[in-house]
Context: one part of a larger RNA
RNA sequence: CUCCGCUAAGGAACUCGGCAAAUUGGGCCCGUAACUUCGGGAUAAGGGCCACCCCCUUGGGUGAAAGCACGAGCUGUCGGAGCUUGAGGGGGUCGCAGAGAAUAGGCCUGGGCGACUGGUUACAAAAACCACAGGUCCCUGCUAAAGCGAAAGCUGAUGUAUAGGGGCUGAUGUCUGUCCACUGCCGGACCCUAAGGGGAGAGGUCUAUGUAUGUAGGGCUCCGAACCGAAAACCCGGUGAAGGACGGGCGAACACAUAACGCUCCUAAGGUAGCGAAGUGCCUUGGCGGAUAAAUUCCGUACCAUGCACCAAUGACUUAACGACCCAGGCGCUGUCUCAGCGGAGCGCUCG
Numbered sequence: 001c002u003c004c005g006c007u008a009a010g011g012a013a014c015u016c017g018g019c020a021a022a023u024u025g026g027g028c029c030c031g032u033a034a035c036u037u038c039g040g041g042a043u044a045a046g047g048g049c050c051a052c053c054c055c056c057u058u059g060g061g062u063g064a065a066a067g068c069a070c071g072a073g074c075u076g077u078c079g080g081a082g083c084u085u086g087a088g089g090g091g092g093u094c095g096c097a098g099a100g101a102a103u104a105g106g107c108c109u110g111g112g113c114g115a116c117u118g119g120u121u122a123c124a125a126a127a128a129c130c131a132c133a134g135g136u137c138c139c140u141g142c143u144a145a146a147g148c149g150a151a152a153g154c155u156g157a158u159g160u161a162u163a164g165g166g167g168c169u170g171a172u173g174u175c176u177g178u179c180c181a182c183u184g185c186c187g188g189a190c191c192c193u194a195a196g197g198g199g200a201g202a203g204g205u206c207u208a209u210g211u212a213u214g215u216a217g218g219g220c221u222c223c224g225a226a227c228c229g230a231a232a233a234c235c236c237g238g239u240g241a242a243g244g245a246c247g248g249g250c251g252a253a254c255a256c257a258u259a260a261c262g263c264u265c266c267u268a269a270g271g272u273a274g275c276g277a278a279g280u281g282c283c284u285u286g287g288c289g290g291a292u293a294a295a296u297u298c299c300g301u302a303c304c305a306u307g308c309a310c311c312a313a314u315g316a317c318u319u320a321a322c323g324a325c326c327c328a329g330g331c332g333c334u335g336u337c338u339c340a341g342c343g344g345a346g347c348g349c350u351c352g
Base pairs, nucleotide, nucleotide: 001346002345003344004343005342006341007340009338010337013336018333026050027049028048029047030046035040037171051093052092053091054090055089056088057087058086059085060084061083062082067077068076069075070073094098106331107330108329109328110327111326112325113323114322118130119129134169135168136167137166138165139164140163146155147154148153173317174316175315177246178245179244182243183242184239185238186237187236188235196228197227201223203221204220205219206217207216208215209214247265248264249263250262251261274310275307287301288300289299290298
């Protein structure tokens, strides 16, 4: 040094932090709060008893002898001895100690986050991360949508909208406000066009022609107006549990202060409910109250809410139960500590 056992007095003074260790631990009986989704919380918490011997009471199992009956049997019935196994009561015995060793929850309170059981960084992170039931939106009418595959084909599905796929949210409870200007998506409209269609008309070549830069015509060829003509874009409208966004200035009430109220600029609209120094508040160790002798942490408060920079399914606010989660406090308990000591087993070291 490693692992282990014990320790006077104190008992968290240790430390980032009770990390580690200690306490608790079984069975039966008594008893058990707030809160609650009425299931729970709950082994809540907090107590009592437990060995052995004798006696009594009582229950379970097994069921002998004797008696009785007749069908006379390896019969039936009655019977309850003995043995065995529990519970209760009384008396007694021993030890420091009777769940005598071993195995076998420490508990309570307040708060945060996540509803829960579950899953995760195989080999430094188990969590507040992921999933979840539930909610909602979008797509899909079946040769479905979606996906794999040069293709054949397959999955979806031998399913059919109470089905299948995708996105977001994440039990329950109370709710989920305003904005469609931008972007996305959906619908509409048809303005303008592409290729293409179309073919007015025109040129070249050739032929005929009593007048030839003209007229007429057939073939080939070349150019070509109007008009028709998709998506996108533009235009019109819708859509937020789509991506997202949710202001400033000035004045103003019989002191002062504050501002129900008014005016004004800008905007698509100016943050509603709820919550709030929050895991989010810079200033900040904010103010007040509680817990301490003393608290940058903790809890409560909003009558101080201008919140640097909460905010409503990137959900908001609650919430019983649950958690090897995180924060704070208390009881018990202890070598964590004051402050170290003793002992055991090893490693190491020395000698061989």
A computed fold for a 352-nucleotide part of an RNA from a Chloroflexota bacterium, annotated as large-subunit ribosomal RNA, domain IV. NCBI's taxonomy places the organism under Bacteria, Bacillati, Chloroflexota. The RNAcentral record of the full RNA draws on ENA. Model confidence (mean pLDDT): 84 of 100.